[in-house]
RNA sequence: AAGUAGAGGUGCGUUAUUCAUAAGUAGGGUGGUGGAUGUAACAGAUACAUAAGAAGCCAUUUGAAAGGGGAUGACGCCGAAGUGGAAGGAAUGCUGGUUCUGACUGCUGGGGGCAUGAUUAACAGUUAUGUCACUGUCACCUUUUAGAAUUUGCGAUUGCAGUUCUUGGGGUGGAGGGCUACUU
Numbered sequence: 001a002a003g004u005a006g007a008g009g010u011g012c013g014u015u016a017u018u019c020a021u022a023a024g025u026a027g028g029g030u031g032g033u034g035g036a037u038g039u040a041a042c043a044g045a046u047a048c049a050u051a052a053g054a055a056g057c058c059a060u061u062u063g064a065a066a067g068g069g070g071a072u073g074a075c076g077c078c079g080a081a082g083u084g085g086a087a088g089g090a091a092u093g094c095u096g097g098u099u100c101u102g103a104c105u106g107c108u109g110g111g112g113g114c115a116u117g118a119u120u121a122a123c124a125g126u127u128a129u130g131u132c133a134c135u136g137u138c139a140c141c142u143u144u145u146a147g148a149a150u151u152u153g154c155g156a157u158u159g160c161a162g163u164u165c166u167u168g169g170g171g172u173g174g175a176g177g178g179c180u181a182c183u184u
Stems, first nucleotide, its partner, number of pairs: 001184006009078001011077009027062007037049004042096003081108005088101005109135002112132008137174007146166005152161003
């Protein structure tokens, strides 16, 4: 330098089933009121519905779903993955746009608590910023129980001291392109 295999734990991601929430909400039907607008993310344009009665409101009846969450299982894993920017591409369009995906690239070791903002039906979840300890890893310093080594010094009965390593504790700092083990 390259390759292989591993570790961090409320570990990461995908997916299936189920449960609750969303919600007696959106929407639909009927009746009343109302009296000209309403729908197509938004704007323009255009199209459609509408005095054979629009929107809104009231009563009654009927009545979801998505996203996210809990539990269980399966699969792939340890830059797992998340997030910001993005050339380009796809869908939808009449246009401005909107949505999805994204080569490349920045940041983040990991999970959590708290505060604020955004999103959301939500005090759930996600996310951004800040902060707090916890945890894993490596480096340096220090200390320490026990053990091992020593081509150092002293000693002579298998010892004492020094040095190095392992092991336990403490402190400081770094970052995953890292860390550990093995192979070439």
A computed fold for a 184-nucleotide RNA from uncultured Bacteroides sp., annotated as Lysine riboswitch aptamer. The sequence is in RNAcentral, with records from MGnify. It matches the Rfam family "Lysine riboswitch aptamer". About the family: Riboswitches are metabolite binding domains within certain messenger RNAs that serve as precision sensors for their corresponding targets. The source organism's lineage runs through Bacteria, Bacteroidota, Bacteroidia, Bacteroidales and Bacteroides. Of the family's consensus pairs, 100% are formed in the model. Its mean pLDDT, the model's own confidence on a scale to 100, is 81.